[in-house]
RNA sequence: UUUCCCAGAGGGCAAACCCGGCGAAAGCCGGGGACGCAAAGCCAUUGGGUCUAAAGCCGCUCAUUGUGGCUAUGACUGCCAGGCUGCACGG
Numbered sequence: 001u002u003u004c005c006c007a008g009a010g011g012g013c014a015a016a017c018c019c020g021g022c023g024a025a026a027g028c029c030g031g032g033g034a035c036g037c038a039a040a041g042c043c044a045u046u047g048g049g050u051c052u053a054a055a056g057c058c059g060c061u062c063a064u065u066g067u068g069g070c071u072a073u074g075a076c077u078g079c080c081a082g083g084c085u086g087c088a089c090g091g
Base pairs, nucleotide, nucleotide: 005091006090012037013036017032018031019030020029021028022027035078041084042083043082046081047080048079049076050075051074055071056070057069058068059067060066
C1' cells in the first nucleotide's frame, strides 16, 4: 500500500404505523416515527426471485358497467447474487 474480517465515537439511512399527495394496483413522494442497516449509497436495460394486472388475450355468463385464468410494458436493491463508488479512531 492492497484485499478480507471484526468494530461504530462523530456523522448517515429509516421498517411497521400515522397524516397529506400520486397511482388501476403493486408501489412511490413529502412530513412525523424508529424495527433495523457498515454500503439500508447508485444500477430493475446484469441474472434469479417476489408483488401487482390498468390495458391486452382466452374463457364463464342470455347479456353487462359482472366474473375466472394468463401476460409486464408497471413495481420491489430493506429478497439473494453481480457491477460501480464511498466512510472507517482502532484491532
c-di-GMP-I riboswitch aptamer from a Peptococcaceae bacterium, 91 nucleotides, folded computationally. The coordinates come from a structure-prediction model, not an experiment, and the mean pLDDT is 83.